RNA sequence: GGCGGGGUAGCCAAGUGGUAAGGCAGGGCUCUGCAAAAGCUCUAUCACCGGUUCGAUUCCGGUCCUCGCCU
Repeated sequence: GGCGGGGUAGCCAAGUGGUAAGGCAGGGCUCUGCAAAAGCUCUAUCACCGGUUCGAUUCCGGUCCUCGCCU
């Protein structure tokens, strides 16, 4: 330099055009004599900038970071 994968909550991770699931951790509440366990509940500018669209995590272009392959 060329090609490809990935970037979503503190962490892991689904979601392939219509207001983003789940788990762990954390906060609050219930329960308990006190705890633990269990149950309920809360937490997302979807890496950034622009474009297409009535509508973008999703499609298109560019940039950044990261991993791999080729040279």